[in-house]
This is a predicted structure of a 71-nucleotide RNA (transfer RNA) from Candidatus Berkelbacteria bacterium Licking1014_7. It matches the Rfam family "tRNA". It is annotated as a transfer RNA. Its family is annotated with triplet codon-amino acid adaptor activity in the Gene Ontology. The prediction has a mean pLDDT of 83.

RNA sequence: GGGGCUAUAGUUUAAUGGUAAAAUGACGGUUUUGCAUACCGUAGAUGGCAGUUCGAUUCUGCCUAGCUCCA
Numbered sequence: 001g002g003g004g005c006u007a008u009a010g011u012u013u014a015a016u017g018g019u020a021a022a023a024u025g026a027c028g029g030u031u032u033u034g035c036a037u038a039c040c041g042u043a044g045a046u047g048g049c050a051g052u053u054c055g056a057u058u059c060u061g062c063c064u065a066g067c068u069c070c071a
């Protein structure tokens, strides 16, 4: 320098183009003398900029970051 893959919650993973789901973690509550466990609830996310579309996490282009192959 060129090619390929990946990017979603603090973390690990889902999601046929049609209201973004769960586990774990955080916080609050119940339980306990207290801690832990258990149960209930709350908040929390689509890497960035454009394009296609009535509608984009999903399709397309570029950029950024990581991994990988070739030179």
Base pairs, nucleotide, nucleotide: 001070002069003068004067005066006065007064010024011023012022013021018054026042027041028040029039030038047063048062049061050060051059